About this RNA:
Predicted 3D model of a 1563-nucleotide RNA (small-subunit ribosomal RNA) from an anaerobic digester metagenome. The RNAcentral record of the sequence draws on SILVA.
[in-house]
RNA sequence: AGAGUUUGAUCCUGGCUCAGGACGAACGCUGGCGGCGUGGAUUAGGCAUGCAAGUCGAACGGUAGAUAUCCCUUCGGGGGUAUUGAGAGUGGCGAACGGGUGAGUAACACGUAGAUUAUCUACCUUCAAAUGGGGGACAACCCAGGGAAACUUGGGCUAAUACCGCAUGAGUGUAGCGCAUAGUGUAUCUAUUGUCGAGAGAUCGGUAAUUGGGUACAAUAUGCGCUAUAUAAAAGGUGGCCUUCGGGCUGUCGUUUGGAGAUGAGUCUGCGUUCUAUUAGCUAGUUGGUGUGGUAAUGGCAUACCAAGGCGAUGAUAGAUAGGCGGCCUUAACGGGUGGUCGCCCACACUGGGAUUGAGAUACGGCCCAGACUCCUACGGGAGGCAGCAGUCGAGAAUAGUCUACAAUGGACGAAAGUCUGAUAGUGCGACGCCGCGUGAACGAAGAAUCCCUUCGGGGUGUAAAGUUCUUUUAUAUGUGAGCAAUGCCUUGUAUGUGAAUAGCAUGCAGGGAGAGAUAUUAGCAUAUGAAUAAGCAACGGCUAACUCCGUGCCAGCAGCCGCGGUAACACGGGGGUUGCAAGCGUUGUCCGGAAUUACUAGGCGUAAAGGGCAGGUAGGCGGAUCUAUAAGUUUGAUGGUUAAAGGCAGCGGCUCACCCGCUGUAGGGCCUCAGAUACUGUAGAUCUGGAAUACGGUUGAGGAAGACAGAAUUCCUGGUGUAGCGGUGGAAUGCGCAGAGAUCAGGAGGAAUACCAAAGGCGAAGGCAGUCUUCUAAGCCGUUAUUGACGCUAAACUGCGAAGGUGUGGGUAUCAAACAGGAUUAGAUACCCUGGUAGUCCACACAGUAAACGAUAAUCACUAGGUGUCGGGUUCGAAGAGGAUUCGGUGCCGCAGCUAACGCGUUAAGUGAUUCGCCUGGGGAGUACGAUCGCAAGGUUGAAACUCAAAGGAAUUGACGGGGGCCCGCACAAGCGGUGGAGCAUGUGGUUUAAUUCGAGGCAACGCGAAGAACCUUACCAGGGAUUGACAUCCUGCGCUAGGCUUGGAGACAGGUUGUUCCUUCGGGACGCAGAGACAGGUGGUGCAUGGUUGUCGUCAGCUCGUGUCGUGAGAUGUUCGGUUAAGUUCGAUAACGAGCGCAACCCUUAUUAUUAGUUGCUAACAUUUAGUUGAGUACUUUAAUAAGACUGCCGGUGAUAAAUCGGAGGAAGGUGGGGAUGACGUCAAAUCAUCAUGCCCCUUAUGUCUAGGGCUACAGGCGUGCUACAAUGGCCAUUACAAUGAGAUGCAAGAUCGCGAGAUGGAGCAAAUCUUUAAAAAUGGUCUAAGUUCGAAUUGGAGUCUGCAAUUCGACUCCAUGAAGUUGGAAUCGCUAGUAAUCCUAAAUCAGAAUGUUAGGGUGAAUACGUUCCCGGGUGUUGUACACACCGCCCGUCACGCCAUGAGAGUCUGUAAUACCCGAAGUUGGUAGCCUAACCUUUUAGGAGGGAGCCAACGAAGGCAGGAUAGGCGAUUGGGGUGAAGUCGUAACAAGGUAUCCCUACCGGAAGGUGGGGAUG
Repeated sequence: AGAGUUUGAUCCUGGCUCAGGACGAACGCUGGCGGCGUGGAUUAGGCAUGCAAGUCGAACGGUAGAUAUCCCUUCGGGGGUAUUGAGAGUGGCGAACGGGUGAGUAACACGUAGAUUAUCUACCUUCAAAUGGGGGACAACCCAGGGAAACUUGGGCUAAUACCGCAUGAGUGUAGCGCAUAGUGUAUCUAUUGUCGAGAGAUCGGUAAUUGGGUACAAUAUGCGCUAUAUAAAAGGUGGCCUUCGGGCUGUCGUUUGGAGAUGAGUCUGCGUUCUAUUAGCUAGUUGGUGUGGUAAUGGCAUACCAAGGCGAUGAUAGAUAGGCGGCCUUAACGGGUGGUCGCCCACACUGGGAUUGAGAUACGGCCCAGACUCCUACGGGAGGCAGCAGUCGAGAAUAGUCUACAAUGGACGAAAGUCUGAUAGUGCGACGCCGCGUGAACGAAGAAUCCCUUCGGGGUGUAAAGUUCUUUUAUAUGUGAGCAAUGCCUUGUAUGUGAAUAGCAUGCAGGGAGAGAUAUUAGCAUAUGAAUAAGCAACGGCUAACUCCGUGCCAGCAGCCGCGGUAACACGGGGGUUGCAAGCGUUGUCCGGAAUUACUAGGCGUAAAGGGCAGGUAGGCGGAUCUAUAAGUUUGAUGGUUAAAGGCAGCGGCUCACCCGCUGUAGGGCCUCAGAUACUGUAGAUCUGGAAUACGGUUGAGGAAGACAGAAUUCCUGGUGUAGCGGUGGAAUGCGCAGAGAUCAGGAGGAAUACCAAAGGCGAAGGCAGUCUUCUAAGCCGUUAUUGACGCUAAACUGCGAAGGUGUGGGUAUCAAACAGGAUUAGAUACCCUGGUAGUCCACACAGUAAACGAUAAUCACUAGGUGUCGGGUUCGAAGAGGAUUCGGUGCCGCAGCUAACGCGUUAAGUGAUUCGCCUGGGGAGUACGAUCGCAAGGUUGAAACUCAAAGGAAUUGACGGGGGCCCGCACAAGCGGUGGAGCAUGUGGUUUAAUUCGAGGCAACGCGAAGAACCUUACCAGGGAUUGACAUCCUGCGCUAGGCUUGGAGACAGGUUGUUCCUUCGGGACGCAGAGACAGGUGGUGCAUGGUUGUCGUCAGCUCGUGUCGUGAGAUGUUCGGUUAAGUUCGAUAACGAGCGCAACCCUUAUUAUUAGUUGCUAACAUUUAGUUGAGUACUUUAAUAAGACUGCCGGUGAUAAAUCGGAGGAAGGUGGGGAUGACGUCAAAUCAUCAUGCCCCUUAUGUCUAGGGCUACAGGCGUGCUACAAUGGCCAUUACAAUGAGAUGCAAGAUCGCGAGAUGGAGCAAAUCUUUAAAAAUGGUCUAAGUUCGAAUUGGAGUCUGCAAUUCGACUCCAUGAAGUUGGAAUCGCUAGUAAUCCUAAAUCAGAAUGUUAGGGUGAAUACGUUCCCGGGUGUUGUACACACCGCCCGUCACGCCAUGAGAGUCUGUAAUACCCGAAGUUGGUAGCCUAACCUUUUAGGAGGGAGCCAACGAAGGCAGGAUAGGCGAUUGGGGUGAAGUCGUAACAAGGUAUCCCUACCGGAAGGUGGGGAUG
């Protein structure tokens, strides 16, 4: 520090996810040790048991008991003295600390800085003074009662540092006087400013001021001092000395009063402190005043009266949530999150209320009352409060011992010893966290074994192990052994103080003594033993370090995101290996980070989310120039104060290191105080003209409102003329018309809108505004001088305006036209089209308040190149004409810099800056729900959440596609010729059938295809019958010669019998056969979606790419586009491209011409010869087959750009590629083939392999394809007579001859071929048939045969005789062909024993037509749109049906919360009362008084009751929409002109998407 994920790819926007750190954690697997930390986060739920606050006998009365001793004794015991002394009581201090928890609390609770002239403070320190003299009780105790208990009643005795008076006394209150301070008032002086007056002026005078400074006086307040008066304290204990025993002196502790300090606390104030406005108004003790009360103290704190205030958009009130902080986690920082342990503060102590005591409490281990709960009970009544330490139950994912000790530190009490202390110190449990150590070290093979992988060669595990040599941290055992211990106490000495004292006491110093250790069998150290006691977890597709095998087969499963899994899974599970971390490792949860993804630092708003529809304007924010003052902001300084400690940082030090701990230093942001500075901002004052505004003069326009008028057109009405149609459409129909339409002429009625001008034009804030004239009114611009003097900009709230549609009331209604009706279209057509037609469209007055209200671009100001139009003014030049130059204001286009993701914007900014407002933060849910508010309604405004997805989106790129457009080509259409589709048959296929009808091929590009040939074989299929190392290959062992022939059984395979002794040899053996064992053979079994190879197709279409350069952020573009031209990306020219490659073309074969060479088996002109080129001869010709030539737009002319090329011509056998063939670019279709072959993996192995005979592939209602033969006279039949080429031939082709009607048979001349074999047919000539189901046509069937072959039945071909179906030119539709072509005729070959109408090849005869590119199909190329990229067989919308999920409404119902009104009113406090009770003091002593108590009354008052509302949540029959779910239904709304362009607002309508009307936008 970044990475993954939207796309075919790209850039951007934007979310989601990951890598890091942290934790009071939990869970899974695993687990050796130590140190330091840490551990009920949930139910502030309930609690058994034990402990957590006591102490003081030196305050007091006393004492059970114990020990020692004495006395008495009835021997039972009783009493005294000394020492000691439990437990209880009176009294003092403490119990308000320490410890726990975080429920409540949004608050002066907390933090920070202050105030307290508005306060208190026990113990402690210090200073001053004092401690005199009396009195009366009550516990304990004794006696007598009540009660189950808790507890309690009456009577009697008694002490004190308990209680109560008196004295003294500061202090306090009140009054007076003095001093100081503060603000207020009055008077006065002075300064400043304004104003008036005087003066030549300097200046002077008057006057005013909410002005500054000073002086004097007055009353008031506060503080201090003095005087008077009232009130008003105490307690002793314990030591020492002296004593006349009365007492005196003295120490110490205590006590009282006052001052000061310290400590602690109370109260007040500034600032800071969560979310919600779908909480906007709140408040009656409320805000203030006066009096009174109350408090330690201010104060509505309380009360009476008076006034009507107080708080709030700078967020009151209400609701939700929450203890706050130091700090902690994270971060580069700013920030964000958090508040556990430690520390400070607050609050609470079962829930609520209340006081008492006290220095301090409204009191965790106190009291009273009410409530809930638990326990005891004798049923009458009582007891309790673990959010102290342990522990228990419960709930929970989850959190420990009913441990040790007061040894240390601290606390309470005490004079002290000491006692108490679950504070604390320790230990235990838990890998909960951090830190540290160990589980051994060295050597040890070109490398054991196991296991894994393998291309079978090997590789990995791996120096790892074993083995050898060492070490001993740790472990175990034994021993040894610090420090934490200092005080205090006793004692000796000494010094000082006090003192009369050498006593005593206190303090300091020095010495001695006794004792005190929880941890602890401590840490540490030593010795011994022996590698001995000690490794796991997660991951390994990318992010992200680390790969293979097996299993599984969209199953099981994984997953943080993207995504894996459908038979070869590096992603699931296991094994091996590897990587990472390590006594841990992973997972889950939470927080920060990454996230600049709420942006203060530091983001955005034309199209991605985002500018309010427009304007006016309040608060607020911001604001021109100059001067003066001030010093609030700002800024500088301070040895100023504070910011506790801990923590952080730095250094040093202590534990072996580290964690941890200690010491020192530092940090220092904040707040407060003081002193300066004054540029900027603020404030106050003064001035200015540049911003802004006003006046004046011109000028412009569909700016607005009202009124009047005009002509054209539509419709309707009347009349005339006139006759059969009109109208409408893609085509029709509905409709109108013989009752006279439409057409035409004339007249009339009425409403609405204003052609041309007209424009990128003008005006307006926007919406919007268009005939002409008049009136009223607003605005802009220009010009000139003058005026005001910052008067400005923006703009929450608020107010106004605001298209169309819509609503209300009343008019009006010509046109058009939602709804509606009818006619069409259609599968349907609630649409598009047509005919009608109502609201509405128009007017007036009200409402409504929204639009794609758009420049998708807020307003204002300033600055930053230009060019070119246009509108309104001015200046100037010009001849005041045109026009030019210039300037101000508007409105368009192009464009530099710059900006932008790109598109684009570009002085009319989307550039550079300033100010202000509005708005955005992933998509959906949703502009929905609820609430509020506005509206007559429709609806508008404001505006969520649950849930769900990993994307949604912008711009641009390459393709593909379009019922987009342009150009071009092709037997693509057209023009022609001939077919198919109808018939019969052949053949292939689907289907059906079957035991089997083997398998494959499926639009073009399957279907006379694989198959160039199924009777057996082939053959893969079926039903039987056999064998099992096998029909076939290699290896091993044994035996043998075997094979073959003959023969028996059998359908055959096979089984048995018999005969037999082959071939090669280096003599070992081999080939061969049989038997046996296993490795293996075998498979036309599966997968063509695992593959190779081969092939089809687009397509013989002209395309497909690369290097370098250039352009672009990039995907990409350019080149390859453009203008011509071509069959062609063929070529020329232009050109940021220049070149190159694969294709095209050419090179190759064939054919057409010629030449040369060569002549046999070919040929024959001349010569000779023959039946015959038969022979001689010849090699001229034909021909054969080798080599050459020839054709290149080369030549001429036109056109073209002087090019490429094209058109025409010449010559030529051939002319523009001469004809034909071979040749098939990058790629597409997961195209075809595992059954040609090869091959991975899977499957079968007495069978899915192999042998065998038979059957089947040949079935047959009907469908489809491809063909053959026909339907006849351009013909059939008969007869005669011509002319080919390519081929094939030895298991062959076979002549002549003979026989047969014929198929053919017999027989075999010739030929391994230019030699032999093979009648070419159509044609031609002659004859016949005469339009008919025929002398056409041949199917079918019967009979008889021939041939092949082991075999012809299923199931061959052919022949003869007989039979003689259908069919008379073929519907919709559809195929081929452009010249030696179509059509037609025959021939040959492959396969093959036999079996072509098929296929392939050959020649013979031999046409017609093409104007042309509008249309159909296919293709190429630019362009355009796109929501497609699996690419239109794409994508995608809504209803309906089903499952699941969350949610709104809902009759109601249940549970809370906070208030209000009223009732009741506990404890308690305050007040009242004076009938009752009452020790201290007083008195006039009977008794009364002062004071106190109980009782009663009143007020306040918790809980409770009751009532109507508010608010929050749960449940809820039913219901609404929403989301989601591989293969449901209906349509096809959107994306292309998406087939009616789409979208926005609005209204109506419709199963649904949606349709239509009106206005608007262009996206």
Its mean pLDDT, the model's own confidence on a scale to 100, is 82.